This is a predicted structure of a 71-nucleotide RNA (transfer RNA) from a Frankiaceae bacterium. Its mean pLDDT, the model's own confidence on a scale to 100, is 81. Rfam family: tRNA. By type it is a transfer RNA.

[in-house]
């Protein structure tokens, strides 16, 4: 230098074109004398940039990172 394969809430993952979902974690309330377990309800998220399309997490390109092979 090149080929591939990943990037999604603070974490670890689901979603193969039509409202981003689930565990955990955090915040509030309930429970207890307290915490803790429980129960209820909240905050939070598509790497970045363009294209394509009525409509993009998804499909195409670049660019960035991270892992793997090859030189």
């Nucleotide at each position: 230098g090149u080929g591939g394969a990943c990037g999604u809430g603070g974490u670890g993952u689901a979603g193969c074109g039509g409202c981003a979902a689930c565990a955990u974690c955090c915040c509030u309330g309930g429970c207890u004398u307290c915490c803790a377990c429980c129960c209820a309800g909240g905050u939070g998220u598509c790497g970045u940039c363009g294209g394509u399309u009525c409509g993009a997490u998804c499909c195409c390109g670049a660019c960035c990172g991270u892992c793997c092979g090859c030189a």